[in-house]
RNA sequence: AGAGUUUGAUCCUGGCUCAGAACGAACGCUGGCGGCAGGCCUAACACAUGCAAGUCGCGCGACAAGCAUCUUCGGAUGUUGAGGAGCGGCGCACGGGUGAGUAACACGUGGGAACGUACCCUAAGGUUCGGGACAACCACUGGAAACGGUGGCUAAUACCGGAUGUGUCCGAGAGGAGAAAGAUUUAUCGCCUUGGGAUCGGCCCGCGUUAGAUUAGGUAGUUGGUGAGGUAACGGCUCACCAAGCCUACGAUCUAUAGCUGGUCUGAGAGGAUGAUCAGCCACACUGGAACUGAGACACGGUCCAGACUCCUACGGGAGGCAGCAGUGGGGAAUAUUGCGCAAUGGAGGAAACUCUGACGCAGCCAUGCCGCGUGAGUGAAGAAGGCCUUCGGGUUGUAAAGCUCUUUCAACGGUGACGAUGAUGACGGUAGCCGUAGAAGAAGCCCCGGCUAACUUCGUGCCAGCAGCCGCGGUAAUACGAAGGGGGCAAGCGUUGUUCGGAAUUACUGGGCGUAAAGGGCGCGUAGGCGGAUGUGUCAGUCAGGGGUGAAAUCCCGGGGCUUAACCUCGGAACUGCCCUUGAUACUGUGCAUCUAGAGUCCGAGAGAGGUAAGCGGAAUACCCAGUGUAGAGGUGAAAUUCGUAGAUAUUGGGUAGAACACCAGUGGCGAAGGCGGCUUACUGGCUCGGAACUGACGCUGAGGCGCGAAAGCGUGGGGAGCAAACAGGAUUAGAUACCCUGGUAGUCCACGCCGUAAACGAUGUCUGCUAGCCGUCGGGUGUUUGGCACUCGGUGGCGCCGCUAACGCAUUAAGCAGACCGCCUGGGGAGUACGGUCGCAAGAUUAAAACUCAAAGGAAUUGACGGGGGCCCGCACAAGCGGUGGAGCAUGUGGUUUAAUUCGACGCAACGCGCAGAACCUUACCAGCUCUUGACAUCCUCAUCGCGGAUAGUGGAGACACUUUCCUUCAGUUCGGCUGGAUGAGUGACAGGUGCUGCAUGGCUGUCGUCAGCUCGUGUCGUGAGAUGUUGGGUUAAGUCCCGCAACGAGCGCAACCCCUGCCCUUAGUUGCCAUCAGGUAAUGCUGAGCACUCUAAGGGGACCGCCGGUGACAAGCCGGAGGAAGGCGGGGAUGACGUCAAGUCCUCAUGGCCCUUAUGGGCUGGGCUACACACGUGCUACAAUGGCGGUUACAGUGGGCAGCGAACUCGCGAGGGUGAGCUAAUCUCCAAAAACCGUCUCAGUUCGGAUUGUUCUCUGCAACUCGAGAGCAUGAAGUCGGAAUCGCUAGUAAUCGCGGAUCAGCAUGCCGCGGUGAAUACGUUCCCGGGCCUUGUACACACCGCCCGUCACACCAUGGGAGUUGGUUUUACCCGAAGACGGUGUGCUAACCCGCAAGGGAGGCAGCCGGCCACGGUAAGGUCAGCGACUGGGGUGAAGUCGUAACAAGGUAGCCGUAGGGGAACCUGCGGCUG
Repeated sequence: AGAGUUUGAUCCUGGCUCAGAACGAACGCUGGCGGCAGGCCUAACACAUGCAAGUCGCGCGACAAGCAUCUUCGGAUGUUGAGGAGCGGCGCACGGGUGAGUAACACGUGGGAACGUACCCUAAGGUUCGGGACAACCACUGGAAACGGUGGCUAAUACCGGAUGUGUCCGAGAGGAGAAAGAUUUAUCGCCUUGGGAUCGGCCCGCGUUAGAUUAGGUAGUUGGUGAGGUAACGGCUCACCAAGCCUACGAUCUAUAGCUGGUCUGAGAGGAUGAUCAGCCACACUGGAACUGAGACACGGUCCAGACUCCUACGGGAGGCAGCAGUGGGGAAUAUUGCGCAAUGGAGGAAACUCUGACGCAGCCAUGCCGCGUGAGUGAAGAAGGCCUUCGGGUUGUAAAGCUCUUUCAACGGUGACGAUGAUGACGGUAGCCGUAGAAGAAGCCCCGGCUAACUUCGUGCCAGCAGCCGCGGUAAUACGAAGGGGGCAAGCGUUGUUCGGAAUUACUGGGCGUAAAGGGCGCGUAGGCGGAUGUGUCAGUCAGGGGUGAAAUCCCGGGGCUUAACCUCGGAACUGCCCUUGAUACUGUGCAUCUAGAGUCCGAGAGAGGUAAGCGGAAUACCCAGUGUAGAGGUGAAAUUCGUAGAUAUUGGGUAGAACACCAGUGGCGAAGGCGGCUUACUGGCUCGGAACUGACGCUGAGGCGCGAAAGCGUGGGGAGCAAACAGGAUUAGAUACCCUGGUAGUCCACGCCGUAAACGAUGUCUGCUAGCCGUCGGGUGUUUGGCACUCGGUGGCGCCGCUAACGCAUUAAGCAGACCGCCUGGGGAGUACGGUCGCAAGAUUAAAACUCAAAGGAAUUGACGGGGGCCCGCACAAGCGGUGGAGCAUGUGGUUUAAUUCGACGCAACGCGCAGAACCUUACCAGCUCUUGACAUCCUCAUCGCGGAUAGUGGAGACACUUUCCUUCAGUUCGGCUGGAUGAGUGACAGGUGCUGCAUGGCUGUCGUCAGCUCGUGUCGUGAGAUGUUGGGUUAAGUCCCGCAACGAGCGCAACCCCUGCCCUUAGUUGCCAUCAGGUAAUGCUGAGCACUCUAAGGGGACCGCCGGUGACAAGCCGGAGGAAGGCGGGGAUGACGUCAAGUCCUCAUGGCCCUUAUGGGCUGGGCUACACACGUGCUACAAUGGCGGUUACAGUGGGCAGCGAACUCGCGAGGGUGAGCUAAUCUCCAAAAACCGUCUCAGUUCGGAUUGUUCUCUGCAACUCGAGAGCAUGAAGUCGGAAUCGCUAGUAAUCGCGGAUCAGCAUGCCGCGGUGAAUACGUUCCCGGGCCUUGUACACACCGCCCGUCACACCAUGGGAGUUGGUUUUACCCGAAGACGGUGUGCUAACCCGCAAGGGAGGCAGCCGGCCACGGUAAGGUCAGCGACUGGGGUGAAGUCGUAACAAGGUAGCCGUAGGGGAACCUGCGGCUG
């Protein structure tokens, strides 16, 4: 410090995810030791049991007990004191726990004044005289108990009164008030009053301290005053009266959440998150309320009351409060021992000894964390064995192990044995440490290995099982699942989960944005607020500097020190970025004063304009009405129809009425803030510009709320209504057509008044100011002038363009550049601009505006393709023009389907279907049934045996394979002479053979196709952030990316063309088997023979054609057009030749091959059957339907090819297929071989003398064998069919059509296939349309690329959510009722020791009970607010591999789309009005 993920690829925007660190953690697997820390985050849930606060006899009385003495033995006295109670003192308000409540002066920080403070320190003074009680105790007595009641006795440092009173308090003063306690062995400890201090506490204030405005108003003791009361103290703290204030947009009130802080975690920092342990503060102690005591509490282990709960009970009544330490139940993913000790530190009491102390010190449990150590070290290659992989060679595990030589940390065992304790006292603890002994001995796991991200193979599995943080793996070759081997990482731990920060500049203060990605408010005016021109001067609030105080300790950081090190502990420093006080500086900001004119405004003079409002006027057009002329149509459309018209339309002429809108001018012209504004005139009126420079003197800019304006549609009331036109109706179109088109037509559109307040209200660009190259238009002014198509200048409005900016597109003085001020807005997509709530509205609705849930994208710009019912150019039997077919019939053949034991398999649009198959009766053959073999029909190796093998013959069983047997022929080669080598056969064994079994989606090779289309690329350079572009585009031209010209390109490669073959003309050479012109011979006839090679021909080599020549055209080019010559003319015709690539195209059944599968079978052999089935459908063909023909007859002319298991002449037999015999020929020699259409005659339009299917029968041939299932012949039979619907195919010249011939395969079997020749046409105006293709361009939401993408309803499943009659609960407010305990006020007739009066009785003062009053907790009634749960039913939303209906959008998406609004419709949507161009 970054990385993965949107795309075919790219750049950007943007979200999601990962790598890091951390934790009071939990879970899974594993686990040796030690040190230091930490350990209920959940139920402030309920608690059994024990302990956690007592102490003092030097305050007091009595008593138990011990001892002593005495004793009447009942006891008494004295003494001791380690006993239990009581009165009394101090403590119990500390220490310890918890975080419920609390958004607050609670906390933090810094200040302040009107206070208290026991114990402690210090200072001054005092400590005198009296008095009456109450516990304990005793007696009686109630109660189950808890606990009491009555009477009696008694002490005090308990209580009360008097005196004194330095000082203190009250009071203006005079004056008044007001204290004490003693104990004891005589030295202390106490007590009282007062001042001061220290410590601790109470109170007040500035600043800081979570979220929500879908919480905007709150408040009656409320705010202030006066007076009084109260408090330790100020104060509405309380009360009476008076006033009406007080808080709040700088967020009151309300709601939700939360203890706060030092700190902790993270981060470069700024920040963000957090508030365990330690420390400070606060709050709480079962829940709520209350006070008492006290220096201090409204009190965790105190009291009273109420409530809930638990327990005891004799039912009358009582007891209790672990959020102290342990521990229990419960909750929970989860958190420890009912331990030891007061030895240390600290606390309470005490004079002290000492007692108490679950504070604390220790130990126990837990890998919960941090830190340290160990599980051995050295050597050791036959690179052992085993495992795994393997190309079978080897590689790896791996110096790893074993072996050899050593060591003993830790643990174990034995011994010794601390510090902590300055003298005594040690829980820890026989612990730490030290010494010794034995032995490698007791001690390694976890996660990961597709990318991110370090680490790879095999097997298993087969979209299953599973993995997954994101992207994504898994559908038979998975480095992604599971296992193994190997490897990587960390290590007594390792992973997972959860949470926080980081990465995230993804809330942007540091440090982001808003034209198109999310984002500028529709526009203006303006309040608060923010910001603000020049000069001088004052001030010093901000700001800056110095000093001081504070910022607790701990923590962090730096430097030391101590535990063997570290963690840890400790000392010092620094820091704590803050707040306060003070001194100073005065540039800037603020503020006061004064001045200025550059901003802003006023004034004067001109100017342009659809700026606004109102009134009036005008002409053209439409419609309607009246009248005339006139007659059959008009209208409308792609075509029609609905509609109008003989009752006279349309057309035309004249007249009239009405409403709405204003042609031309008209213009990237003008005006306005925007919406918007267009005939003419008048009135009123707003703004703007130019020129002048008289005036004011910063008066300015922006603008949250607020106010106003605001297209269209829509709403209300009243008018108006010509045209247009939602809805609606009808007609068309269509599969349908709730649409597009047509005919009608109502709201509405218009006016007045009032609402609505939204638009793609757009420049998708907020307003204002300054600065930063230009050029060319245009509108309105001004100046100069040489008067021009001139120059300058101010203000608008456009185009292009530099710097700069931008992701790019683009913007560019009218900024999207460089800066400043202020406002608005954005933070992934969907859910959703929706729900709920609020506000506004008559309504429609507007505005404000979420969440659950869900996805890993959604998006912007540009690129390359592909596509378009986009455009341009061009080509092709692509259409058109023609000729002939197919589709109808019968048959052949292939396919589908069906059937079957099997009908083997493959091929499926073009580019499967007379295809693989150039030929299934057996074989082929892969299929089926049955029989049969198991190292096998075939290959290699090993062992043994035999030397052959093989052939012929005959026989038996069997369907055959096969098995068994007879006879005969034949007796291997080399040799080092060794059963040595080779070869052959048989037997055996196991390795193996074998497989037309699967996968063409694992492959090679081969092939089809686009397409013989003209394209496809590269190097260097250049342009672009990049994908990419350029070149290859452009102007011409060509069959062609063919060539020429131009050009940031210059070159090159694969394709095109040419080179190759055939054919067309000529020449040369050669002349048999070919030829016969000339010469000769012969025949009935024939190149038959001699001779010959001229010609034809054969087959080798050359020539020839190149726009070469002429003319025209073009650009002086390439080329094109015409002509001449020529056998051939502009590639002469044909073939071979197939670029980069596409289709996971075809083929594992040609062959080859990975993997998988079978192995007495999925292999091998055989017999029979099947591939030949047959309701039917399709493709390809043949034959026809006839007269351009059938039949009969006559008879002429080819070419390519084939032939020895062959072609077979001639002769002969048969009606014929064919048979017999067999010459010749291994072929320019012989043969197949006859060519057929042609020509002549006849038939005369019929189901025929057409057509030949089908069937019967008799034969022929091939073959081991024609039944299933061959071909052919003769005779007989004589079906459909009379030219073929929609649709569709081929062909542009020696072509189509037509006619026959040959060949491969083959025993036999073509209507198929491959070839050959004969006869031999028609037509092409042309490129609008259909199909395919090429180039350029354009749009795109497509990239599996239009057979694409994609929208909505409906149906099903699941999920979350809104509404919902209500219902349940929480919380809160208001009113009223009730009114415990308590303090306060009053009363106090009952009771009453201390003081007073009184001789006494008694009285008084004071007090107590009781009663009354207001306050008040709980509780109750009623009415609301608010939050949450459930809820029949219901609304939409989201998700889901294959459902239904349509086709809305993306291309002109087939009606351009979209926005607002209104109506309509199963649905996407359609239509009207206005707007936008995206």